RNAcentral holds the sequence, with entries from ENA. A computed fold for a 388-nucleotide RNA from a Chloroflexota bacterium, annotated as Bacterial RNase P class A. A source record names the gene rnpB. Its mean pLDDT, the model's own confidence on a scale to 100, is 78. Taxonomically the source falls in Chloroflexota (Bacteria, Bacillati). It matches the Rfam family "Bacterial RNase P class A". Rfam classes the family as a ribozyme.
RNA sequence: CAGGCUGGUCGGGCGAUCGCGGCUCCGCAUGCCGGAGUCGAGGAAAGUCCGCACUCCACAGAGCAGAACGCCGGGUAACUCCCGGGGUGGGGAAACCUGCCGGAUCGGGCCACAGAAACACACCGCGAAAGGCGGCCGGGUAACCGGCUGCCCCGCAAGGGUGAAAAGGUGGUGUAAGAGACCACCGGCGCAUAUAGUAAUAUAUGCGGCCAGGCAACCCCCGUUCGGAGCAAGGCCAAGCAGGGACUGUGCCGGUUUACCGGCCGGUAGUUGCUCGCUUCUUACGUCCCGGGUAGGCUGCUAGAGCUGUACGGAGACGUACAGCCCAGAUAGAUGAUCGCCAAGGACGAUUGUCCUACAGAAUGCGGCUUAUAGACCAGCCUGGGGG
Numbered sequence: 001c002a003g004g005c006u007g008g009u010c011g012g013g014c015g016a017u018c019g020c021g022g023c024u025c026c027g028c029a030u031g032c033c034g035g036a037g038u039c040g041a042g043g044a045a046a047g048u049c050c051g052c053a054c055u056c057c058a059c060a061g062a063g064c065a066g067a068a069c070g071c072c073g074g075g076u077a078a079c080u081c082c083c084g085g086g087g088u089g090g091g092g093a094a095a096c097c098u099g100c101c102g103g104a105u106c107g108g109g110c111c112a113c114a115g116a117a118a119c120a121c122a123c124c125g126c127g128a129a130a131g132g133c134g135g136c137c138g139g140g141u142a143a144c145c146g147g148c149u150g151c152c153c154c155g156c157a158a159g160g161g162u163g164a165a166a167a168g169g170u171g172g173u174g175u176a177a178g179a180g181a182c183c184a185c186c187g188g189c190g191c192a193u194a195u196a197g198u199a200a201u202a203u204a205u206g207c208g209g210c211c212a213g214g215c216a217a218c219c220c221c222c223g224u225u226c227g228g229a230g231c232a233a234g235g236c237c238a239a240g241c242a243g244g245g246a247c248u249g250u251g252c253c254g255g256u257u258u259a260c261c262g263g264c265c266g267g268u269a270g271u272u273g274c275u276c277g278c279u280u281c282u283u284a285c286g287u288c289c290c291g292g293g294u295a296g297g298c299u300g301c302u303a304g305a306g307c308u309g310u311a312c313g314g315a316g317a318c319g320u321a322c323a324g325c326c327c328a329g330a331u332a333g334a335u336g337a338u339c340g341c342c343a344a345g346g347a348c349g350a351u352u353g354u355c356c357u358a359c360a361g362a363a364u365g366c367g368g369c370u371u372a373u374a375g376a377c378c379a380g381c382c383u384g385g386g387g388g
Stems, first nucleotide, its partner, number of pairs: 001384010012342007020040008028031001042359001046370002049368005054230004066226005071085005086101006102221002107219002109215003123160002125156003131152009168186006187211002189208008234299004243290005249265001251264005266282002269279003306325008344357005
């Protein structure tokens, strides 16, 4: 210098103008007004897939069903997450990346196609004795006897063939033919002991012919864990309408059939906070009380498993201590737009001009996972080349 691997950080900056939401303060014209100050999206706010906090309901205890998880140790509030380690596969020249992880002698089920057979099977094949049915030859009058031979029955699983997979491998003994049937060595599995390790496990030695496949993301078995619903949780206030209850001038005058109608005073509600005036009602369209509760409002609600820095402990995830900081809280939902300058990259045009700028957006909060993401930067490592 080039190519690559891993981990991490950022995800435009500054200024001006206009505008939006929350909070605090100030003002008087008390309006859901004006002014000032201050704060105002993310690394994923997303998917809502896990785990919690918080809230309400249920709950003596136990069991069934169901679900999730499953090598070991650690971290954490907790997790199916994270860190470190183990075993076993795959990729890469390397750095490194990546799949899988209880049980297949409880039992059931499944294993495409091919093949005889997919778990204990016999198509080709190999094979002795005895037996059965035939054929030929010889002997015998005949029953039958003897020999040869084919098929069946029977034994075997070495070899061939099929397949992703067919019962460890090589050599020998053995046999009618064969076979872990037996033996030696090799491989696998299991058990025991020793050593190392907290453990998973590894290594070594010895023993056992134990060697009859795979799938548990099919049921199943074993172990561990798990009550349900969710901030539209939950709590408080509560207009109007409907419901229940109580109360009042049995005032005065006039008309008139006692009903009823009109007027005055008083009361009541509205109208600008008060007075006047006006208007409504005056046994009702009034006033007061009650419980439940709709609209609506308040709360929950943002100071927290919080953020930043330093130090210490740890291999790491992470933990501890100290210091500093306050960092959205809307409710149909604010967090925006325009302009100028600068910076980075890309495209076009060509010598300094034009255009473009990722994914996306809070809604109770937090920890994870997964997915989307233009581009920029930092650190470590691997391989190759060049120079000193």